[in-house]
Description:
This is a predicted structure of a 72-nucleotide RNA (transfer RNA) from a Patescibacteria group bacterium. The coordinates come from a structure-prediction model, not an experiment, and the mean pLDDT is 82. Rfam family: tRNA. Rfam classes the family as a transfer RNA. The sequence is in RNAcentral, with records from ENA. Taxonomically the source falls in Bacteria candidate phyla (Bacteria).
RNA sequence: GGGCGAUUAGCUCAAUGGUAGAGCGCUUCGUUUACACCGAAGAGGUUGUAGGUUCGAUCCCUACAUCGCCCA
Numbered sequence: 001g002g003g004c005g006a007u008u009a010g011c012u013c014a015a016u017g018g019u020a021g022a023g024c025g026c027u028u029c030g031u032u033u034a035c036a037c038c039g040a041a042g043a044g045g046u047u048g049u050a051g052g053u054u055c056g057a058u059c060c061c062u063a064c065a066u067c068g069c070c071c072a
Base pairs, nucleotide, nucleotide: 001071002070003069004068005067006066007065010024011023012022013021018055026042027041028040029039030038048064049063050062051061052060
């Protein structure tokens, strides 16, 4: 220098263009003498950034940023 992939909750990851979710973690409550386990409820998101297409974008297109892999 060229090619490919990834970027979504604190962490690991889903989501076929139509209300952004799960597990773990966190908080509260129940249970217990207490802790743990278990059960119930809850908080937590500018979907990397900036544009474009569309009635509507995490999803399609472009550029940029970061990380990883391959080739030279």